Large-subunit ribosomal RNA, domain IV from a metagenome, 329 nucleotides, folded computationally. RNAcentral holds the full RNA, with entries from SILVA. Model confidence (mean pLDDT): 89 of 100.
Context: one part of a larger RNA
RNA sequence: CUAUGGUUAAGGAACUUUGCAAAUUAACCCCGUAAGUUCGCGAGAAGGGGCACCUGUGAAAACACAGGUCGCAGUGAAGAGGCACGAACGACUGUUUAUCAAAAACACAGCUCUCUGCUAAGGAGCAAUCCGAUGUAUAGGGGGCGACGCCUGCCCGGUGCUGGAAGGUUAAGAGGACGAGUUAGCCGUAAGGUGAAGCUCUGAAUUGAAGCCCCAGUGAACGGCGGCCGUAACUAUAACGGUCCAAAGGUAGCGAAAUUCCUUGUCAGGUAAGUUCUGACCCGCAUGAAAGGCGUAACGAUUCGUGCACUGUCUCAACCAUAGACUCG
Numbered sequence: 001c002u003a004u005g006g007u008u009a010a011g012g013a014a015c016u017u018u019g020c021a022a023a024u025u026a027a028c029c030c031c032g033u034a035a036g037u038u039c040g041c042g043a044g045a046a047g048g049g050g051c052a053c054c055u056g057u058g059a060a061a062a063c064a065c066a067g068g069u070c071g072c073a074g075u076g077a078a079g080a081g082g083c084a085c086g087a088a089c090g091a092c093u094g095u096u097u098a099u100c101a102a103a104a105a106c107a108c109a110g111c112u113c114u115c116u117g118c119u120a121a122g123g124a125g126c127a128a129u130c131c132g133a134u135g136u137a138u139a140g141g142g143g144g145c146g147a148c149g150c151c152u153g154c155c156c157g158g159u160g161c162u163g164g165a166a167g168g169u170u171a172a173g174a175g176g177a178c179g180a181g182u183u184a185g186c187c188g189u190a191a192g193g194u195g196a197a198g199c200u201c202u203g204a205a206u207u208g209a210a211g212c213c214c215c216a217g218u219g220a221a222c223g224g225c226g227g228c229c230g231u232a233a234c235u236a237u238a239a240c241g242g243u244c245c246a247a248a249g250g251u252a253g254c255g256a257a258a259u260u261c262c263u264u265g266u267c268a269g270g271u272a273a274g275u276u277c278u279g280a281c282c283c284g285c286a287u288g289a290a291a292g293g294c295g296u297a298a299c300g301a302u303u304c305g306u307g308c309a310c311u312g313u314c315u316c317a318a319c320c321a322u323a324g325a326c327u328c329g
Stems, first nucleotide, its partner, number of pairs: 001324008010315002014313001019310001028050004036041001038147001052069007070074001082308007089300002094106002110145007122131003148295004153225003158222002160218005167213003173207002179201004185194003226244005253287001254284001265281005
């Protein structure tokens, strides 16, 4: 010097991204216990006292009470919650990246949409067959949201889905016109020309479903939810007016937010001093209602801020023990 463990004057977070680490607390008994709350909780809240041995009293081996005894120390060693306040997120117990992430992510009861009438829908398989289910819409499949409370606004123009069937378009198939090849015959001295039926090839009109076009509905379907100008008897602002565009122009809530660029916004609180934190304001670069909005007791090895207690984290370092390192072998 390295690792592990132990002790430390005075101070006590001044350390540091952060009280990381360490320390404090600690079993049991008694007293006592706030806000809030879904009345269950919160709660071991917080905070305080006791604990050994001897004698006595009580039905009294344990227990309680009274008196007494000893030590620095009586849960005499070991093992055994630090606590409180505010905020964010997620209701909760659970689950997860075996080997850098345990979370605010996943799941969850619950809510909702949609499909499915049973040989169900859906799924595995080439098939047989099987699952669904020895179930039957209070059932089963799929999607979203995610306890609970209060709620969930406007837009159906585009896309999707559902319904509709008048018209347009449209496949195979049906249909078979025109045309072509071939040749008995006919014409011709010949070369050749013409050419019915049949056969072969071609294949027009016409007919022909769903779909698409079209017409409606539908948002807890995919999604979307404006701009400019003017105006009140100080100023400022604009309840008000005008105009353009759009399917409709963001409602209730919340808001510098896990969302705010400008930004350490401004004001207030807390500090001697606060880019963090809390409460407000609203000018929301770029919030917003089941990709849910806003609250919320309880819960959390979650995240942020603060205080008390406590400490070698630090001021600032010292010593001790053990194992290494180092020397000899």